[in-house]
RNA sequence: UCCAUCUCAACGGGGUGCGCCAUUGACGGCGCUGAGAGGCUGAUCUGGCCAACCCGUCGAACCUGAACCGGGUCAUGCCGGCGGAGGGAAUUGAGCUGUAUCUGCCC
Numbered sequence: 001u002c003c004a005u006c007u008c009a010a011c012g013g014g015g016u017g018c019g020c021c022a023u024u025g026a027c028g029g030c031g032c033u034g035a036g037a038g039g040c041u042g043a044u045c046u047g048g049c050c051a052a053c054c055c056g057u058c059g060a061a062c063c064u065g066a067a068c069c070g071g072g073u074c075a076u077g078c079c080g081g082c083g084g085a086g087g088g089a090a091u092u093g094a095g096c097u098g099u100a101u102c103u104g105c106c107c
Stems, first nucleotide, its partner, number of pairs: 001100001003098002006095005011056004017032005038050004062087003068081004
């Protein structure tokens, strides 16, 4: 000095379900899976913002297919298929460590 893993920061992307009980005016409580299911706000109608978490082309983070198919559950993308299908943010900087290389000094 190049490259690589990892960590941190900035920038960018993403999702936020399901069930039971209570209230019956509203707030809520408990449980399931998971990295994450939290909060605020709006009504222009399923939107916007923030936090945490995850992902950034080495891209299954996440979306479409999908009110899909098989299994399972109280229920749910809960598990698998679908998926060598399609799309998807095109990163930057710093640091530790490591391989390789170059230069200088000594023998």